[in-house]
Molecule: transfer RNA
Organism: Vicugna pacos
RNA sequence: GAAGGUCUAGCUCAGUGGUAGAGCACGUGCUUAGCACGCACUAGGUCCUGGGUUCAAUCCCCAGAACCAUCA
Numbered sequence: 001g002a003a004g005g006u007c008u009a010g011c012u013c014a015g016u017g018g019u020a021g022a023g024c025a026c027g028u029g030c031u032u033a034g035c036a037c038g039c040a041c042u043a044g045g046u047c048c049u050g051g052g053u054u055c056a057a058u059c060c061c062c063a064g065a066a067c068c069a070u071c072a
Base pairs, nucleotide, nucleotide: 001071002070004068005067006066010024011023012022013021018055027041028040029039030038048064049063050062051061052060
């Protein structure tokens, strides 16, 4: 330099045009003499950034940033 892939909760990942979920982790309660385990419940998101299309964008299009791998 060329052509690709991935960016969503603290972490690992779903989701797919109609205002976002799971598991683990954190917190609270139950349990225990106490801790752990277990059970129940809550909280936590400008869906990488900026534009565009659309009645409506996490999703589609364009540009950019970061990371990954390939070729040169």